The RNA shown here (Bacterial large signal recognition particle RNA) has 266 nucleotides and comes from a soil metagenome. Its Rfam family is "Bacterial large signal recognition particle RNA". From the family's description: The signal recognition particle (SRP) is a universally conserved ribonucleoprotein involved in the co-translational targeting of proteins to membranes. The prediction has a mean pLDDT of 77. RNAcentral holds the sequence, with entries from MGnify.
[in-house]
């Protein structure tokens, strides 16, 4: 240093999640990696932590160990963005509202503003029509084993007969009672409507009369003011299985170093 045979090892692993804890079934990551049998009402275990059979590979590309890289997961604070709830508003904006200023345009001597007076709208009370709603009448159906009327077949009594009686079923009527109908009728009710008489309030509005005799509305802009709204932004608070970033923590896969045998023969 060749050879031949074996043996420790290996034939995935890692993050959650369950567990006292590991491991495996489940999820999800890497990526290619022997079979079978068990498992969530779990299934095997005990810190050297999956049982149980089988089969291949084997001292190195493959085993061990260390560093690095770093998919993906967990942790919690921290920041940003987003989204939700509450709170505020003196900042921004927004809407109303009032005074100034302009001021298109209208309106006015066929009489502006204002003043005065009547009426109306507004409340009160009475009261007329109407309209609506309830009830009741009328009208329409229904509606009584007996105990309602009416005729009352059969059969019952009475009777020597002619003939009388009371009456059940059926017909036919109706009576309370139910049910419709709402044309008409009464009578009842009111945050209905029009209206008529009395009374009150009131000058915002509308409409007439009368003084008086010359200004009055006003689109639009623009300035200030509001113990005016409303909550759009901005502010405060608290939340989120939500995103992106940081720190921390595990960390596959690749990448680098390093380390492990036994027998027999040359």
């Nucleotide at each position: 240093c060749c050879g031949u045979g074996c043996u420790a090892g290996g034939c995935g692993g890692g993050g959650u999640g369950c567990u006292a804890g590991c491991g495996g079934u489940g999820c999800c990551c890497u990526g290619u990696a022997c079979c079978c049998g068990c498992a969530a009402u779990c299934c095997g275990c005990u810190c050297u932590a999956g049982c149980g059979g089988g089969g291949c590979u084997g001292a190195a590309u493959c085993c061990c160990c260390u560093c690095c890289c770093g998919a993906g997961g967990g942790g919690u604070c921290c920041g940003g963005c987003c989204c939700c709830g509450g709170g505020u508003c003196a900042g921004c904006g927004c809407c109303c509202c009032u005074u100034c200023c302009u001021g298109a345009g209208g309106c006015g001597u066929u009489g502006a503003u204002g003043g005065u007076u009547c009426g109306g709208u507004c409340c009160c009370g009475c009261g007329g029509c109407g309209a609506u709603g309830a009830a009741g009448g009328c009208c329409c159906g229904u509606g009584a084993a007996c105990c309602a009327g009416g005729u009352c077949a059969g059969g019952u009594c009475c009777g020597g007969a002619a003939g009388g009686a009371a009456g059940c079923a059926g017909c036919c009527u109706u009576a309370a009672g139910c049910g419709g109908u709402c044309a008409c009728c009464u009578c009842c009710a009111g945050g209905c409507g029009c209206u008529g008489c009395g009374g009150g309030a009131g000058c915002c509005c509308c409409g007439g009369g009368c003084c008086g005799g010359a200004g009055c509305c006003a689109a639009g802009g623009g300035a200030a003011g509001g113990u005016g709204g409303a909550g759009g932004c901005g502010c405060c608070c608290g939340g989120g299985u939500g995103c992106c970033g940081g720190c921390u923590u595990c960390g596959a896969c690749a990448g680098a170093g390093g380390g492990u045998g036994c027998a027999c023969g040359g």